The RNA shown here (Bacterial RNase P class A) has 364 nucleotides and comes from a Planctomycetota bacterium.
The source organism's lineage runs through Bacteria, Pseudomonadati and Planctomycetota.
The sequence was found by an Rfam model in a public genome assembly.
Its Rfam family is "Bacterial RNase P class A". By type it is a ribozyme.
Its mean pLDDT, the model's own confidence on a scale to 100, is 78.

C1' cells in the first nucleotide's frame, strides 16, 4: 500500500437582506424604538442506571420487596470506566506448535432443600440391558477326529453397536472365557501443602482408582446495596379561607406491613368521609457548577487524579426563542433541538481529520 479493531476532534462555511429570544445600555408619559454581547446535541433521544439538590419526623429499627454478583482500583456514586485473572471462540491451517492480536461471558454456590430434563432409548440418578460378546449344560447339522455352525436355556458383561443435549471419566496398553480403573501410564478429577502474586489465579510436586449428571437467564442459598417521593420538587408575595350532615374514641404524620417517636383527642370531640360555596394571580426555584479551556509539575499501565497559574461565563423560553430569501466556495451536509443540574449507559447517524494497533505485499 492491504487488512482487523480501537480512540480523540469536527458537524457545512463565509457574506449581505429583512425577521426572533433573554440580558445590558440610551431614548419615551407609555405604547414603543435604537445599539450591544449571547442564543441547541453528540448525541439535546430512550427514560435504562447514579447522583446533586428539594420536603416529609431524627430519616431510627425490623420484615417484606428490589437490584447487583471473578479480582483489584478509579469516581460524589452507579448494574458506569480501568487494567487483570478464568472459560469458550476467532486470526490458525494441508504435519505440528502458539507468544500476538481480536470477540463473547448473567464469571458466588448443584455436598441446604424443591422443581425441571419432552421425545428418543434397556436405562435419565444409581439403577439397569435393546441388538451384541463370552462360559457350562441340552439339542440338531457337517466332520474319521480335532472342530465348524444353528437354537434354546441357567450365568457373566457395559469395552463394540444404537438412542439421546447428556448413559458407571478419556486415549492407549496390560489381563481376561469375554470384558469392566481390573492393573499401569499419561490426561482429567478429589485431598494436601511449597513457590510467585495485593488479589482472582499461576506454576511445579506429593498422596489417592477415583467423579451425588445438567440446570439457579429454576425457586432457593450466599454476600453487598436500598426510607419516600419528586422542580406540576419546595419557598416568598397577592387573593379568597364559607356552610351542611353521619360516623366517631382513638387518630395524624411519605411507605407495603410491624415497632418505636413525635403531635392531636377522648362528648367544649381529633380525625375522617359525603354532598355544596369561594380564591387561584405573580414572583423564585432557573444556570458559578463533583464548571469550561490553555500551560507546568507530578502519582499511576491505564482509568483518573494532586498541586500551581491563567482564562471564559458560551440558551434560560414559559404553550414555549433562533427563521426567510440571495450570492459564493467544497469535504456536498446524514442522525436530528433543551426546560432543575450532571455523571454515564444504549439507540439513531453524512461526511472529514488526526492518533494507536492486528495481518501482509514492496521498497530502503
Nucleotide at each position: 500500500g492491504u487488512u482487523c479493531g480501537c480512540c480523540g476532534c469536527c458537524a457545512g462555511a463565509c457574506g449581505g437582506c429583512c425577521g426572533c429570544g433573554u440580558c445590558c445600555g440610551g431614548c419615551g408619559c407609555a405604547a414603543g424604538c435604537c445599539g450591544g454581547c449571547c442564543g441547541a446535541g453528540g448525541a439535546a433521544a430512550g427514560u435504562c442506571c447514579g447522583g446533586g439538590c428539594u420536603c416529609c419526623a431524627c430519616a431510627g429499627g425490623g420484615c417484606a420487596c428490589a437490584g447487583u454478583g471473578g479480582c483489584u482500583g478509579g469516581u460524589a456514586a452507579c448494574u458506569c470506566c480501568a487494567g487483570c485473572c478464568g472459560u469458550c471462540u476467532c486470526c490458525a491451517g494441508u504435519g505440528g506448535c502458539a507468544a500476538g492480536g481480536g470477540g463473547a461471558u448473567a464469571g458466588g454456590g448443584a455436598c441446604a432443600g424443591u422443581a425441571c430434563a419432552a421425545c428418543a432409548g434397556a436405562a435419565a440418578g444409581c439403577g439397569a440391558a435393546c441388538c451384541g460378546c463370552c462360559u457350562g449344560c441340552g439339542c440338531c447339522g457337517g466332520g474319521c477326529a480335532a472342530c465348524c455352525g444353528g437354537c434354546g436355556u441357567c450365568g457373566g458383561u457395559a469395552a463394540g453397536g444404537g438412542u439421546g443435549a447428556a448413559a458407571a471419566g478419556g486415549u492407549g496398553g496390560g489381563g481376561u472365557a469375554a470384558g469392566a480403573g481390573c492393573c499401569c501410564a499419561c490426561c482429567g478429577c478429589u485431598c494436601c501443602g511449597g513457590c510467585c502474586g495485593u488479589g482472582a489465579g499461576g506454576c511445579a510436586g506429593g498422596a489417592g482408582g477415583c467423579a451425588u449428571u445438567g440446570c439457579a437467564a429454576a425457586c432457593c442459598c450466599c454476600a453487598c446495596u436500598g426510607g419516600g417521593a419528586g422542580c406540576a420538587a419546595g419557598c416568598c408575595c397577592a387573593g379568597a379561607c364559607c356552610g351542611c350532615g353521619a360516623c366517631g374514641a382513638g387518630g395524624u404524620g411519605c411507605u407495603g406491613c410491624c415497632c418505636g417517636c413525635a403531635c392531636c383527642g377522648u362528648c367544649c370531640g381529633a380525625g375522617c368521609c359525603g354532598c355544596g360555596a369561594g380564591u387561584a394571580g405573580g414572583g423564585u426555584g432557573c444556570a458559578u457548577g463533583a464548571g469550561u479551556g490553555c500551560c507546568a509539575g507530578u502519582g499511576u499501565c491505564a482509568a483518573c487524579g494532586c498541586u500551581g497559574g491563567c482564562u471564559c461565563c458560551g440558551a434560560g423560553a414559559g404553550a414555549a426563542a433562533u427563521g426567510g430569501c440571495c450570492g459564493u466556495c467544497c469535504u456536498c451536509g446524514a442522525c436530528a433541538g433543551g426546560a432543575c443540574c450532571c455523571g454515564g449507559c444504549u439507540u439513531a447517524u453524512c461526511g472529514g481529520c488526526g492518533g494507536c494497533c492486528u495481518u501482509u505485499g514492496c521498497a530502503c